[in-house]
RNA sequence: CCCUAUUCCGAGGGGAGCCCGCAAGGGUUGAGAUGCCGUCAGGCAGACCCUUUGAACCUGAUCCGGGUAGAACCGGCGGAGGGAACGGAAGCCAUGGCCCAA
Numbered sequence: 001c002c003c004u005a006u007u008c009c010g011a012g013g014g015g016a017g018c019c020c021g022c023a024a025g026g027g028u029u030g031a032g033a034u035g036c037c038g039u040c041a042g043g044c045a046g047a048c049c050c051u052u053u054g055a056a057c058c059u060g061a062u063c064c065g066g067g068u069a070g071a072a073c074c075g076g077c078g079g080a081g082g083g084a085a086c087g088g089a090a091g092c093c094a095u096g097g098c099c100c101a102a
Stems, first nucleotide, its partner, number of pairs: 001097002006090004011051004017028004034045004057082003063076004
């Protein structure tokens, strides 16, 4: 000096479970389980996560084995099929590359 881990801005994508309770609400896991409107189909907004280097998220799936009070969780299905078509700024310290000096 360059690169990009990373951070910020913009644009786009996504989900909101399980248990108790008449309800209000409470508990729990998780990054996230929120608020408002509604003709109950859904719509809008917020936080959070993800954006092709794509396990964010959806489908198979009311799936299979273990596990739990039920979720969570572990393994399988499975790197199977889909999935947002990325633009800008910073980048001290850390990573990598190059150069100079000792």
Source information:
A computed fold for a 102-nucleotide RNA from an Alphaproteobacteria bacterium, annotated as TPP riboswitch aptamer (THI element). Model confidence (mean pLDDT): 78 of 100. Taxonomically the source falls in Alphaproteobacteria (Bacteria, Pseudomonadati, Pseudomonadota). Of the family's consensus pairs, 96% are formed in the model.